[in-house]
């Protein structure tokens, strides 16, 4: 210098003018409100709503457990918790830095493997190999021997397939075959190391593949719903309940009198004006009652529209030190940092930065003009994951080339 | 804001405990008919919303994303 890996930071800057939302304060106004000032005002993902919690209500209720359903799945640690994070183990990819893995169980059981192929799950013989064994037959004078056919033996090689019942080599054999042996792989046991996953070594066993993101088994976790949760205040109309009244009565207004008084009014008897809706049945009739319907007035409770809270001090941010490989934890100091309702966080101008275009120049660089500066937008809150994202910068590491 | 569901031929839908995708209508061609309709016979048309993963193999199983749709508080 080129190519790359991992982790992290940032996400245009400054200023003028105008505007928007929240909070606080001053002035004016009886009030409704007006006006001025100060201060705060999007993100790393605020997103998707995929997990985990806080919070709230419901259900059950001593704790625990069982059943169903859903989820998680190597080991150890972190955490409020997690399917997240850190460290390690095993497997795979890459020259390497590094990256990827839903990574328990297939000798508990059920099941699946289309097509092709001889054969696909206690496997099979199409081509092939063999002619040891049995029968028949041919050559040969008999025998020995040799050839052929059938039965038969075999699974080395070919063929089919994603997959053909360990692999390589030597021995062995009629040909072959874990049939025997060595090494590798697999399984079991023992010893050693490690908290563990696991690793190393030794001995034994000739060795019964895949799929569980198929059912299932094992271990562990989970009660359900979600801020449109939920709590409080509460209009009109309708409906529910209670009390009183419906004409010698009741309600309201007004006038003076008496008594009390916290000086606001309250109670009593009375005069006067206005308004009013009663009906039916029944106790044999009336007086007096009871029941039902209706009307009027007052009160009560639920609850809609609406309003208030939930709702911004929190598993909070930043800095230093300590413990830990790390995730993370602890101590101390410091800061207060959006929040409303279908929803504010914007517009414009100037200067600068970066990118693109074009011109000059060998180059460094300079001039001009226009455009652009990603993804995106809080809605109860927090921890993660996932997805989107122009560009810039930093740190560590790897491979290659060159120079000293 | 929250909770669910769907996406397969031009349209409406099957297929979803894996084995290479169909039905009806529509379209096109031919027959019948004077012609059209109806009817009969036949044909074409699909990267199963997109991308990864598991698997020998994915429309189907798992994950992520995109698009579309439905529902919600209280009382009687």
């Nucleotide at each position: 210098c080129c190519a790359g890996a991992u982790g992290g930071u940032u996400g245009g800057a400054c200023g003028g003018c105008c505007g928007c939302g929240g909070g606080c304060g001053g002035c004016c106004g009886c009030g409704a409100g007006g006006u001025c000032g100060c201060u705060c005002g999007a993100g790393g993902a605020a997103a998707g709503u995929c997990c985990g919690g806080g919070c709230u209500c419901c259900a059950c209720g001593g704790a625990a457990g069982c059943a169903a359903g859903a989820g998680u799945g190597c080991c150890g640690g972190g955490u409020a918790a997690c399917g997240c994070c850190c460290g390690g183990c095993g497997g795979g990819u890459g020259c390497g830095a590094a990256c990827c893995c839903a990574g328990g169980g297939a000798a508990a059981g059920u099941g699946c493997a289309a097509c092709a192929g001889a054969g696909a799950g206690c496997a099979g013989a199409c081509c092939g190999c063999c002619g040891a064994c049995g029968u028949c037959u041919c050559c040969u004078u008999c025998a020995c021997g040799g050839g052929g056919a059938c039965g038969g033996g075999c699974a080395a090689g070919g063929c089919u397939g994603a997959a053909a019942g360990g692999g390589u080599g030597c021995g062995g054999u009629a040909a072959g075959a874990g049939c025997g042996c060595a090494c590798c792989g697999c399984g079991g046991c023992c010893u050693c190391g490690g908290u563990a996953a696991c690793g190393a070594g030794g001995c034994c066993g000739g060795c019964u593949g895949g799929c569980a993101a198929a059912c299932c088994c094992c271990a562990c976790u989970c009660g359900g719903a979600g801020c449109a949760a939920g709590a409080c205040c509460a209009a009109a109309u309708a409906g529910g309940g209670g009390c009183g009244g419906c004409a010698c009565a009741u309600g309201c207004g007004u006038c003076g009198c008496c008594g009390g008084u916290u000086c606001g009014c309250c109670g009593g008897a009375g005069g006067u004006g206005c308004a009013u809706a009663g009906g039916c049945u029944u106790g044999u009739u009336u007086c007096c009652g009871a029941g039902c319907c209706g009307c009027c007035g007052c009160c009560c409770g639920g609850g809609u529209c609406g309003g208030u809270c939930g709702c911004g001090c929190g598993a909070g941010g930043c800095g230093u030190c300590c413990g830990g490989c790390a995730a993370c934890g602890g101590a101390c100091g410091u800061c207060c940092c959006a929040g409303a309702g279908g929803a504010a966080u914007g517009g414009u101008c100037g200067u600068c930065g970066c990118c693109c275009g074009u011109c000059c120049g060998c180059a460094a660089g300079g001039g001009c003009g226009g455009g652009g500066c990603a993804c995106a937008g809080a809605a109860c809150c927090c921890g993660g994951c996932u997805u989107a994202c122009a560009g810039a910068c930093c740190a560590u590491c790897u491979g290659g080339c060159g120079c000293a | 804001g929250a909770u669910c569901g769907c996406u397969u031929a031009g349209c409406u839908c099957a297929g979803c405990c894996g084995g290479u995708a169909g039905a009806g209508c529509a379209a096109c061609u031919g027959a019948c008919u004077u012609u059209u309709a109806a009817u009969c016979a036949g044909u074409a048309g699909g990267u199963c919303g997109a991308g990864a993963g598991u698997u020998c193999g994915a429309a189907u199983c798992u994950c992520u994303c995109a698009g579309c749709g439905a529902u919600c508080a209280c009382c009687a």
Two RNAs folded together computationally: RNase P RNA and transfer RNA, 480 nucleotides in total.
Rfam match: Bacterial RNase P class A. About the family: Ribonuclease P (RNase P) is a ubiquitous endoribonuclease, found in archaea, bacteria and eukarya as well as chloroplasts and mitochondria.
Its mean pLDDT, the model's own confidence on a scale to 100, is 78.